Transfer RNA from a Candidatus Pacearchaeota archaeon, 73 nucleotides, folded computationally. The organism belongs to Candidatus Pacearchaeota, within Archaea. The sequence is in RNAcentral, with records from ENA. Its mean pLDDT, the model's own confidence on a scale to 100, is 83. It matches the Rfam family "tRNA". The family's RNA type in Rfam is transfer RNA.
RNA sequence: GGGCCCAUGGUCCAGCGGUUAAGACGUCUCCUUGACGUGGAGAAGAUCAGGGGUUCGAAUCCUCUUGGGCCCA
Numbered sequence: 001g002g003g004c005c006c007a008u009g010g011u012c013c014a015g016c017g018g019u020u021a022a023g024a025c026g027u028c029u030c031c032u033u034g035a036c037g038u039g040g041a042g043a044a045g046a047u048c049a050g051g052g053g054u055u056c057g058a059a060u061c062c063u064c065u066u067g068g069g070c071c072c073a
Stems, first nucleotide, its partner, number of pairs: 001072007010025003018056001027043005049065005
C1' cells in the first nucleotide's frame, strides 16, 4: 500500500428498511430467610463509534472518517 471482517445498556449478544432496540449476566427495590445465598416479582440502564447521503421511513443500504482484528504484498 491492497483486500475482508467487526463496533448495539457495565459485560456478552440478537436485530437483516416500518413495532416500545429482544435476551442473558451484572446493578437497584420489594417478597421469601434468623442472616447470607438460592428462588419469586419489578425497575433503571443503549439518541446503535462519528460525519454526510439515499429513502415517506435507517441500528439495518451507500460513502467518508475513527478504533480494533485477520489475510496478501